Large-subunit ribosomal RNA, domain VI from an Acidobacteriota bacterium, 267 nucleotides, folded computationally.

Context: one part of a larger RNA
RNA sequence: CGUAAGAGAUUUGAGGAGAUCUGUCCCUAGUACGAGAGGACCGGGACGGACGCACCUCUAGUGUGACAGUUGUCCUGCCAAGGGCACGCUGUUUAGCUACGUGCGGAUCCGAUAAGCGCUGAAAGCAUCUAAGUGCGAAGCGGACUCCAAGAUGAGAUCUCUCUCCUGGUUAACAGGGUAAGAGCCCUUGCUAGACGACAAGGUUGAUAGGCCGGAGCUGUAAGUGCAGCAAUGCAUUCAGGCGACCGGUACUAAUAGCUCGAGAGG
Numbered sequence: 001c002g003u004a005a006g007a008g009a010u011u012u013g014a015g016g017a018g019a020u021c022u023g024u025c026c027c028u029a030g031u032a033c034g035a036g037a038g039g040a041c042c043g044g045g046a047c048g049g050a051c052g053c054a055c056c057u058c059u060a061g062u063g064u065g066a067c068a069g070u071u072g073u074c075c076u077g078c079c080a081a082g083g084g085c086a087c088g089c090u091g092u093u094u095a096g097c098u099a100c101g102u103g104c105g106g107a108u109c110c111g112a113u114a115a116g117c118g119c120u121g122a123a124a125g126c127a128u129c130u131a132a133g134u135g136c137g138a139a140g141c142g143g144a145c146u147c148c149a150a151g152a153u154g155a156g157a158u159c160u161c162u163c164u165c166c167u168g169g170u171u172a173a174c175a176g177g178g179u180a181a182g183a184g185c186c187c188u189u190g191c192u193a194g195a196c197g198a199c200a201a202g203g204u205u206g207a208u209a210g211g212c213c214g215g216a217g218c219u220g221u222a223a224g225u226g227c228a229g230c231a232a233u234g235c236a237u238u239c240a241g242g243c244g245a246c247c248g249g250u251a252c253u254a255a256u257a258g259c260u261c262g263a264g265a266g267g
Stems, first nucleotide, its partner, number of pairs: 001151001005162007015148004021049007033038001051105005059099004065093006071086006109143003116136004165177004182261004186203005208254003211250005217243003224237005
C1' cells in the first nucleotide's frame, strides 16, 4: 500500500514444512519342519540405541550474582573493624541458561498402487490374472499426526463496536478540518519477548519496576562484650550475621501531565 467505510476479536485451510528409523530378549514353542544338528511364519509382550520436541523436580555444569576463608598492596590517624584493586586465590551456592539429567514422540487406520498373487473371461469352442470387467498386495505414494498459513491479489468466513459533523467545491468527484469506535506517540517494565523495530504485561479505577515487609533458599555461627589462656586462639551470647536474579504482599517512589492519528465507492 492493497484486501471498496473505519475498528477490535475469533477463525476456515488453498498451500507449505516437519515427522516417518531400528535392535535385543521373552511368550507362543524347543511347537510346525527336520534322521539329527538345528529351528520358524503368524500373533502377543518387555527393555533398549540413535534422532526429535519440551522442561529444570532430581543428577551434573556454569553461575564477573551471594556468603565464608585467605594473599599482596593502598586507604579510612592508630588498635580493632572495614573499604578499593587484582572475577587475586580457594570452598560452597539461589535464579537463569544448559546436558551428562527428566518427560514425551515416531501408534493406528483408510484410499490408490508396485513387483507379485488371484476371480471371471474371450480374441484363439481348449487354455490364459487382461483384451472388456473385477479382488488382494509394500518401511514406498495420498490422507490420517505436529507446526506455519488469506499478499490464497482467487486477498475467504463469523461475532462485536462506531456512526455520517463543519468548510470549500460545477453541491459531483474531490480537497481540507474536527471527531466516533479504536489506535499510536510517551512513560514503568519483561528470565512469557527481543539485534533494532516487533511481541507481551502495565500506566493511579494501578502491583509494571524499584523500595519496604514476610517466606523459600544460599552461606555457615557476624560485630561488640564477657569468660579461659602469656599468646596464637577457643568458648558463650548465636542454627548467628549477611545475602536474597525466586515466591507472595504492600502505593512509600516512579508509570505525571499531555499530544497525534483515525469512518462511505456503490446501492

The coordinates come from a structure-prediction model, not an experiment, and the mean pLDDT is 85. It matches the Rfam family "Bacterial large subunit ribosomal RNA".